The RNA shown here (FMN riboswitch aptamer (RFN element)) has 121 nucleotides.
RNA sequence: UACAUUCUUUGGGGCGUGGUGCAAUUCCACACCGAUAGUUAAAGUCUAUGAACAACCUUUGGGUUGCCGAGCAGGUGAAAUUCCUGCACCGACAGUACAGUCUGGAUGGGAAAAGAAUCGU
Repeated sequence: UACAUUCUUUGGGGCGUGGUGCAAUUCCACACCGAUAGUUAAAGUCUAUGAACAACCUUUGGGUUGCCGAGCAGGUGAAAUUCCUGCACCGACAGUACAGUCUGGAUGGGAAAAGAAUCGU
């Protein structure tokens, strides 16, 4: 220094204004938000991961499988679907007047990040 094992901590943001209506932060117009790692250079839209959801299994701790949204054009450059300009687009389940933004499962889970110990290889 790297790896291994154990432990600790951290680990998701966002509806404001107007309109319609008995009723909408759910509809309509504008508004606002963007987890983690990687990638010649910085990413909600590239490649993967995580949560959710479904089925099956289960020693009830969980496990396996499935599912898993959305971007183009131009510019700069050695290099960018990542930067800049323009115009777009996307967002689990349950509840409720139809929800990415409210309430709830969730004081949960979690990719992962940082640190410590062991002195093991």

The coordinates come from a structure-prediction model, not an experiment, and the mean pLDDT is 84.